RNA sequence: GGAAAGUGUACCUAGGGUUCCGCUGAUAUCACAUAUCAGGUCAGGUCCAAGUGGUACAGGCGUAUUCUUGCGCCACACCGACGGGAUAAAAGCCCAGACGGG
Numbered sequence: 001g002g003a004a005a006g007u008g009u010a011c012c013u014a015g016g017g018u019u020c021c022g023c024u025g026a027u028a029u030c031a032c033a034u035a036u037c038a039g040g041u042c043a044g045g046u047c048c049a050a051g052u053g054g055u056a057c058a059g060g061c062g063u064a065u066u067c068u069u070g071c072g073c074c075a076c077a078c079c080g081a082c083g084g085g086a087u088a089a090a091a092g093c094c095c096a097g098a099c100g101g102g
Base pairs, nucleotide, nucleotide: 007058008057009056010055011054012053015048016047020045021044022042023039024038025037026036027035028034059074060073061072062071063070064069076097078101079100080099083095084094085093
């Protein structure tokens, strides 16, 4: 000075918003029911969700083997934006272990 090949899926968590449900408020109506509108500054359910969070399964590599199984390994990952994309919308999602710094 340089180099990602650093696997995938499912479930979940931190986190995220507001389609739908719930909740709150306003309005209409005789009405606590219903409808419409507004609110996520609303600790909820659905929903989205981590490279640097968790678990499981699959997969990969190595090795042994009685030949279809056993065992081992799959490390590390500090700080920080701007911008773009999807969805109803946002995000620690995706672009992106990008880019810049250490």